The RNA shown here (small-subunit ribosomal RNA) has 1397 nucleotides and comes from an uncultured bacterium. The sequence is in RNAcentral, with records from ENA, Greengenes and SILVA. The coordinates come from a structure-prediction model, not an experiment, and the mean pLDDT is 83. Its Rfam family is "Bacterial small subunit ribosomal RNA".

[in-house]
RNA sequence: AGAGUUUGAUCCUGGCUCAGGAUGAACGCUGGCGGCGUGCUUAACACAUGCUAGUCGAGCGAGAUUUUAUAAAAUUACUCUUCGGAGGAAGUUUAUAGAUGAAAGCGGCGGACGGGUGAGUAACGCGUAGGCAACCUACCUUAUACAAAGGGAUAGCCUCGGGAAACUGGGAUUAAUACCUUAUAAUACUCUGGGAUCGCAUGAUUCUAAAGUCAAAGAUUUAUCGGUAUAAGAUGGGCCUGCGUCUGAUUAGCUAGUUGGUAAGGUAACGGCUUACCAAGGCGACGAUCAGUAGCCGACCUGAGAGGGUGAUCGGCCACACUGGAACUGAGACACGGUCCAAACUCCUACGGGAGGCAGCAGUGGGGAAUAUUGCACAAUGGGCGAAAGCCUGAUGCAGCAACGCCGCGUGAGCGAUGAAGGCCUUCGGGUCGUAAAGCUCUGUGAUAUUGGACGAACGAUUUCGGUACCUGACAAGGAAGCACCGGCUAACUCCGUGCCAGCAGCCGCGGUAAUACGGAGGGUGCAAGCGUUAUCCGGAAUUACUGGGUGUAAAGGGUGCGUAGGCGGUAAUGUAAGUCAGGUGUGAAAGCCCGAAGCUCAACUAUAGUAAGCACUUGAAACUACAUAACUAGAGUACAGGAGAGGUGAGUGGAAUUCCUAGUGUAGCGGUGAAAUGCGUAGAUAUUAGGAGGAACACCAGUGGCGAAGGCGACUCACUGGACUGUAACUGACGCUGAGGCACGAAAGCGUGGGGAGCGAACAGGAUUAGAUACCCUGGUAGUCCACGCUGUAAACGAUGAAUGCUAGGUGUUGGGGGUCAAAGCCCGGUGCCGCAGCUAACGCAUUAAGCACUCCGCCUGGGGAGUACGGUCGCAAGACUGAAACUCAAAGGAAUUGACGGGGGCCCGCACAAGCAGCGGAGCAUGUGGUUUAAUUCGACGCAACGCGAAGAACCUUACCAGGACUUGACAUCCCUCGCUAUUGUCUGAAAGGAUGAGUUCCCUUCGGGGACGAGGAGACAGGUGGUGCACGGUUGUCGUCAGCUCGUGUCGUGAGAUGUUGGGUUAAGUCCCGCAACGAGCGCAACCCUUGUCCUUAGUUGCCAGCAUGCAAGAUGGGCACUCUAGGGAGACUGCCGGUGAUAAACCGGAGGAAGGUGGGGAUGACGUCAAAUCAUCAUGCCCCUUAUGUCCUGGGCUACACACGUGCUACAAUGGCCGCUACAAUGGGAAGCCAAGGAGUAAUCUGGAGCAAAUCCCUUAAACCGAUCGUAGUCCGGAUCGCAGUCUGCAACUCGACUGCGUGAAGUCGGAAUCGCUAGUAAUCGUGAAUCAGAAUGUCACGGUGAAUACGUUCCCGGGCCUUGUACACACCGCCCGUCACACCAUGGAAGU
Repeated sequence: AGAGUUUGAUCCUGGCUCAGGAUGAACGCUGGCGGCGUGCUUAACACAUGCUAGUCGAGCGAGAUUUUAUAAAAUUACUCUUCGGAGGAAGUUUAUAGAUGAAAGCGGCGGACGGGUGAGUAACGCGUAGGCAACCUACCUUAUACAAAGGGAUAGCCUCGGGAAACUGGGAUUAAUACCUUAUAAUACUCUGGGAUCGCAUGAUUCUAAAGUCAAAGAUUUAUCGGUAUAAGAUGGGCCUGCGUCUGAUUAGCUAGUUGGUAAGGUAACGGCUUACCAAGGCGACGAUCAGUAGCCGACCUGAGAGGGUGAUCGGCCACACUGGAACUGAGACACGGUCCAAACUCCUACGGGAGGCAGCAGUGGGGAAUAUUGCACAAUGGGCGAAAGCCUGAUGCAGCAACGCCGCGUGAGCGAUGAAGGCCUUCGGGUCGUAAAGCUCUGUGAUAUUGGACGAACGAUUUCGGUACCUGACAAGGAAGCACCGGCUAACUCCGUGCCAGCAGCCGCGGUAAUACGGAGGGUGCAAGCGUUAUCCGGAAUUACUGGGUGUAAAGGGUGCGUAGGCGGUAAUGUAAGUCAGGUGUGAAAGCCCGAAGCUCAACUAUAGUAAGCACUUGAAACUACAUAACUAGAGUACAGGAGAGGUGAGUGGAAUUCCUAGUGUAGCGGUGAAAUGCGUAGAUAUUAGGAGGAACACCAGUGGCGAAGGCGACUCACUGGACUGUAACUGACGCUGAGGCACGAAAGCGUGGGGAGCGAACAGGAUUAGAUACCCUGGUAGUCCACGCUGUAAACGAUGAAUGCUAGGUGUUGGGGGUCAAAGCCCGGUGCCGCAGCUAACGCAUUAAGCACUCCGCCUGGGGAGUACGGUCGCAAGACUGAAACUCAAAGGAAUUGACGGGGGCCCGCACAAGCAGCGGAGCAUGUGGUUUAAUUCGACGCAACGCGAAGAACCUUACCAGGACUUGACAUCCCUCGCUAUUGUCUGAAAGGAUGAGUUCCCUUCGGGGACGAGGAGACAGGUGGUGCACGGUUGUCGUCAGCUCGUGUCGUGAGAUGUUGGGUUAAGUCCCGCAACGAGCGCAACCCUUGUCCUUAGUUGCCAGCAUGCAAGAUGGGCACUCUAGGGAGACUGCCGGUGAUAAACCGGAGGAAGGUGGGGAUGACGUCAAAUCAUCAUGCCCCUUAUGUCCUGGGCUACACACGUGCUACAAUGGCCGCUACAAUGGGAAGCCAAGGAGUAAUCUGGAGCAAAUCCCUUAAACCGAUCGUAGUCCGGAUCGCAGUCUGCAACUCGACUGCGUGAAGUCGGAAUCGCUAGUAAUCGUGAAUCAGAAUGUCACGGUGAAUACGUUCCCGGGCCUUGUACACACCGCCCGUCACACCAUGGAAGU
């Protein structure tokens, strides 16, 4: 720092999306250790239990308990004993004195701090800077002074009661640092008088005089501590003010204690804080009021910054404490763990009544995606009380739980190639995981266990953390790696599975049988004790643009003017100092950020020093802005003099035309249309003449001419009136520009009232058109159009371009004025057009009339749809106008330009494309192909042209791929290996055959004698095999547009670019053929030519061909002979617009002519550019992948491909006389022939048979060509036509049943020229006639060739079809078989209504 996504491609506009960082997070998978932090964001939901505020006996009374001393009493273990008793510890009881001191009480201080939460609050709540001359402050510090004399109660305790309890009543008694009275007292307070100083005002300070008022408490260990008053400090608070502090105008007016005053009250204190009276103010577009949302800040996240977002933890302030209200006490509260009241909820209850408040720490339920222990300690820090020891402290310090975050460490290191095994991939060679592992040699961070053992700790003791950190030595690589991703963006690729299914997806988008996008695996990439996903914020986004955007066509200039507030504002001078600039002071809390250096081993973390904007005060400067003063004239305005104009309003006048009325002339039509009809007309139309009526509009002039702010304005005259311009430079002296609201004007249509109404003419009616025609066309026709007055207030109200000012090359028209001149031109000012430079623009384009360069002000825009819709409001008589959303939905919508394609757009041109002709097809029968149907199977492919007599140049078996049945499994076929030895040939049985069984028979080649090769049999496995699938995985081949004239490239130039140019233009051609011109110059593939054939001639050669002349001859070029001719097949010639004339541009070329066998590519063929159709073919062949492997392979027999209600294509034969039949007889060419063609002769009616001559062919054979000619038939289902069927045969072939061809005899169907529609052909062509060949045993009406006879027509390019070039429009690009709009039907989602529940 950018990237993806709109298009066939491009540039732009513009949205959506991604890569980054962050989090009090949650979820998924995974999880070794430590340090430091953090942890209910939701229900300010409800809370069991424990703890969170007590302390002081050195204020007081009383005092359980324990204990000491002394005394007394009774008693006892034990000792002594004279057994009578004596002494008698300890214990018990009582009394006194003392100590200890629980629980409760009075009293003091503290419970207003600390801790929690963020509900409320848009506020002086918070932040910042100030003020209080309007205030308070316990404890603490300093200073001064004082503490005298009395008194009465009360709790506790005791007693009697009530009550379930909480609690409470009566009586008696008692103390104080509790309470009360009196005294004393001021520099305190109040009031009055006088003086001084100061302040922004009210006032403040101070000196002085008089009067009045107010205090106290003691304790003790004798050190002290406490008490009262006053003054001051410190600390903490209270109040006031400037500035700042979210959104909505679809919230524009709000306010009665409201604003101010006077007086009083109240407060610590000012104040409408409260009350009475008086006045009528106060706030608001600089956003009041209302509504919504929200604790504010230091800071935190992000960002280059400016900004944007957030307000967890830590710190400051505020508010709250179940909800609402209230005060009491107190220095301080209207009080989280105080009181009272009300309400809700929970609990106890004896039903009468009571108790409670976790938003303190733990914890529970609930809510939720989600947030921890009912832990330890007061050792430290801090707080409360106390003289102190000390007590209390869920503040705090620590520990526990959680990868929630940040930081650090580890899961090993070195060597190690046979590149192991295994996995995956593979072109099967190998590659990769991979030095990775194993193995060898080491190390010990951490874990585990051992020894020692802190700092913090100040303080004599105690001291949580903690036997922790740390140290030491031991042990063994041992217990410690996952997650996401791998189509592009975005680093990282293969295989398998799946087959628009399952699924993925942040955006674009993947998946329909070869998925780097789904799922798995191998491999790789990234991060790492984490990794991903989700949510949210900033960034990228200059996508709200202050920094830093736009508005002609992409979203966006208000329809136009006038003008208020506001914003901005000419020249020179003086002053002030508000803005501005500079210096200083204060503040800017701490923490945080940044920077330097320090401490934990490092880091996170912690500690330390430094730094800032802002605000306030102060000192200065005076250029600029501002303000004030006094000036100037270049902006603006006035005056005077002119001319131009459809500028506006009112009144009047005019002619042409339409229509109507009256009268005349006149007769059958008029009118209207693409064509008609409705309509008018014999009751006299239309036409025409004359007269009249009425309304509306003003031809020519007329002009990218004029005027106006825009809308708009067009006959003429008059009146009134606005503005602009030119000239002069007399006057004013910045008076200016813009302009939110506001006001005015504002086309057409429409609305209201009243007129008017000729023409035109929504609605409506009729006639046409049409599938329909609520339209376009025609005939009528009402509102309206016109006038007056009022309303509406919108238009593509457009130059789609707001107004003003200045500056920035020109050229050329036109209009108004000036200047100038004999007349012009050059010149000046104002308007209105065109072209064009710089510049701008995405491009188109704009360009002194800017969309250029600047400045000022206003309006408006922020993806498309929903939608200018809904709701609300304002306006309107209504129609409606103005203002103006959201839910939801899409990844685009859009602008300009480019290349194509398309157009029932334009121009030019071509083609049997039409037209002009000829012959057909479509009707019949048959042949053949296809569809369909049928079938065990009717194998498969081909489907508009460009499938359908096509693959198939030939299905009885074979072919054959299909079906039924019978068989085979290394196979019918190939290679490799092993064993055997033959092979070849052949017999018998069985069988439908294949096959099976069983015999006979036996040696091929080479040799270094080991063996090898060919061939055959058997065996094992690698493999064979597949006409199985995919022509949408492919190669090759082919069709088609189309033998159409096109398709491109290099360099250069132009364009931001896609692209353009060249290839366009003027001519010409069959042709991008050629010429000329040209920012193009050249080149390639195509065109043409070169090739074959045919047409003429020459030459060479002369058998099998030929015979002019000569000879022989049975008359056959048969023979001699000849090579002249025909012919054959080699080589040449010939045609090139070469020549002449004309046209054309002096060109290319065209037209005509000559000569010539042939004339303008002579005829025909071969030859098919870049590409299009996912065109055809996996069944010619080849081939990837998939599939089958005792079968989807192979062999065999039989069947089928030949079926048959039907439909279509292509043909043959006909329907007849241009013919049929009979007869006679002439003339071809191309070809083929040995498993062949087959002569002569003979047989048969014939197919054919027999026969055997000749011929591997210019020699022989196929091989008689036919149409032609003559005779007959006479328009008939025939002497036409031949289908169908019967009988008898021939031939081929193992075999003609399914299912061949042919022959003879007999039979004799449809059909009498074919509807709509449609095909071919432009000359040796169409038509017609026969002939040959390939395939082939046999089997053509098909196909491919050959010759014979041999036409008609073409005016022409309007139209149909196809094509080429240029141009134009386009919202098409799968490209018009495109795109696309609406209704309806069904399903789903959201919402409203209704009925029901």